[in-house]
Context: one part of a larger RNA
RNA sequence: CUGGGCUUAAAGGGUGCGUGGGCGGCCUUGCAAGUUGGGUGUGAAAUCCCUCGGCUCAACCGAGGAAUUGCGCUCAAAACUGCCGGGCUCGAGGGACUCAGAGGUGAGCGGAACUUAGGGUGGAGCGGUGAAAUGCGUUGAUAUCCUAAGGAACACCAGGAGCGAAAGCGGCUCACUGGGUGUCUUCUGACGCUGAGGCACGAAAGCUAGGGGAGCGAACGGGAUUAGAUACCCCGGUAGUCCUAGCCGUAAACGAUGAGCACUGGUUUGGAGGGCCCUCCAUAGCCUUCUAGACGUAGCGAAAGUGUUAAGUGCUCCGCCUGGGGAGUAUGGUCGCAAGGCUGAAACUC
Numbered sequence: 001c002u003g004g005g006c007u008u009a010a011a012g013g014g015u016g017c018g019u020g021g022g023c024g025g026c027c028u029u030g031c032a033a034g035u036u037g038g039g040u041g042u043g044a045a046a047u048c049c050c051u052c053g054g055c056u057c058a059a060c061c062g063a064g065g066a067a068u069u070g071c072g073c074u075c076a077a078a079a080c081u082g083c084c085g086g087g088c089u090c091g092a093g094g095g096a097c098u099c100a101g102a103g104g105u106g107a108g109c110g111g112a113a114c115u116u117a118g119g120g121u122g123g124a125g126c127g128g129u130g131a132a133a134u135g136c137g138u139u140g141a142u143a144u145c146c147u148a149a150g151g152a153a154c155a156c157c158a159g160g161a162g163c164g165a166a167a168g169c170g171g172c173u174c175a176c177u178g179g180g181u182g183u184c185u186u187c188u189g190a191c192g193c194u195g196a197g198g199c200a201c202g203a204a205a206g207c208u209a210g211g212g213g214a215g216c217g218a219a220c221g222g223g224a225u226u227a228g229a230u231a232c233c234c235c236g237g238u239a240g241u242c243c244u245a246g247c248c249g250u251a252a253a254c255g256a257u258g259a260g261c262a263c264u265g266g267u268u269u270g271g272a273g274g275g276c277c278c279u280c281c282a283u284a285g286c287c288u289u290c291u292a293g294a295c296g297u298a299g300c301g302a303a304a305g306u307g308u309u310a311a312g313u314g315c316u317c318c319g320c321c322u323g324g325g326g327a328g329u330a331u332g333g334u335c336g337c338a339a340g341g342c343u344g345a346a347a348c349u350c
Base pairs, nucleotide, nucleotide: 004321005320006319007304008303012318014201015200016199017198021194022193023192025088026087027086028085030083031082033081034080035077036076037075038074039073040072041071042070049065050064051063052062053061054060091191092188093187094186095184096183097182099180103177104176105175106174107173108172109171110154114150115149116148117147118146119145120144121143125136126135162169163168206247207246208245209244210243211242215241216240220236221235222234223233258317259316260315261314262313263312266295267294268293269292270291271290272289273288274287275286276285299306300305323350324349325348332343333342334341335340
C1' cells in the first nucleotide's frame, strides 16, 4: 500500500459556521484532458517463460521466440468523468399566509419559604441523634403575632411534553431577536453535501477585577462513632455558589452511536399543522407532512440488542483505532495570569 474496523471489545472530534480540497440532479450542443481501440517508435544485453540445439545426463552453455503489463508520437470513437455553451425543476433557497414552543438577550414586577433586625405575647427549655454531645437560651431562646430589610430559587401546572447545533433552557409582563413546522406551488434555477486548517459557542469547578452574600457549603474548628476515623452522623463555618466585565476550554460534553442523501414489512402513543367523509356543524373515523417515544418483521449483530430516529442495504465527505502496562507520562512546540489545556513518544516490562 492492499485490507479490517469505531453502541458495550482499541476507536465518532463537545457542538456549530465555514476556507482549501473531495464528491455532486435531469435533458442537450460542442471539445477531446481523463477514458477506450488501432498503428508506429522505444522499452540495451543478461535474467524469467516457451521451443529447439551443444557438453554421455544435469547444472551450465548456444539459437530463436515470447514477455518487458511502461512511455512518446499518430489515427479514430464520444458512452462515462471533465471542460465550454443552451435548457429544465424533483435537490437547495426565496416569497405569501399560518402555527407551536422553559430558543436567546435586556428591563421591570410578584408571591411562598428562609435568615436577620426591631416590637408584642410568653417563661424554660430549644435544637440535634441510632443514642448523645458540642451549640443556642433567664442579658428571655424555642414557639407565636406584627413591621422592616436582604439574597437566592421559582412549589403546584410538569408530562420519557416542548425548544435549542451542542452546552443547555422552567414564576409573570414588556421590548428586541434566532430557528423550526404546515399550506399555496408564486419566484430563482443545482445556487448542493461534507469539511483538513480556521473562526465562533461551549456544564460544573477554577482564575482576575469590582460588587453582593439569605440559604447551602469544599477547606477549617468543635461534638460524636471507632482499635483508629485526617470519613460517613451532629453543631458551627471561609472560599465558592449570585451579579458585571474578562479569562479558562475541560466532563460518563453519552444515544458511550459524525454529517448528508436514497431505498427497505408493520402495530401503537404523545406533540405541531393540513385535508377528506358524514346534506351543514361538532365528535369519532380516514389520509397526509414534520416531530418525540414504545413494541416488533426481514436483515444485521459475538451476544446484549438494533430494527424507516438502523447498529439494515448503498453512495459521498470528515474524524478516529491497531495488545496491556509504562502514559495522556517525558520531551519539544503552542495556548493560558495561574491551575492547566492541545499536540504527544521511547526505553523497559508482561
Small-subunit ribosomal RNA, central domain from a metagenome, 350 nucleotides, folded computationally.
The RNAcentral record of the full RNA draws on SILVA.
The coordinates come from a structure-prediction model, not an experiment, and the mean pLDDT is 89.